[in-house]
This record gives sequence, C1' cells and structure tokens, in this order.
RNA sequence: GUCAACCGCGAUGGGAGAAUCUGACCCAGUCAGUGCCGAAGGAGCAACCGCCCCGGAACCUCUCAGGCAAAAGGACCACGUGGGGAAC
Repeated sequence: GUCAACCGCGAUGGGAGAAUCUGACCCAGUCAGUGCCGAAGGAGCAACCGCCCCGGAACCUCUCAGGCAAAAGGACCACGUGGGGAAC
C1' cells in the first nucleotide's frame, strides 16, 4: 500500500406471513373477546463456527413483546459509507 472476516450508519432499492373478525366508544384510533402469523426485539434447544480451558451462535422452536387492509415497521440481500484489521 491492497484488503477478508466482523461491527455501525443510510428519509438508497428489494423485502414475507397471518381476521380491514365480533362488540362498545370520544370511530382507519382505543378497549375487551376469540382466531391466527414469525422476519423488530426477547427467550430456548443446538446444527454450525472460532482464538477450541472457553466463547459466538441459526431462516429451527416458543410467542413475553411485536404483527394480522393501507401506512408505518420489518430479519435478510444488494448498494453506498465509516470503523476494523486476518492475509498478501
């Protein structure tokens, strides 16, 4: 000097599932009831991974939270950017 893994940011693009159910009210909001979804978060098991004493851990499971017309949100992928520093 180039730059991997990893982490953060972006009013950038894509982005699923499941009742716009019933009742009431100050009426796309709130409350109550029942049914349902898993891809914010959280929890559990443990595949897998690592620097292998130990640690990190899933798109699997649960549904506390969240969600079930639109909007918003949304794991993840791509792009941009900052940190980073294995390796050459």
Molecule: Glycine riboswitch aptamer
Organism: Maritimibacter sp.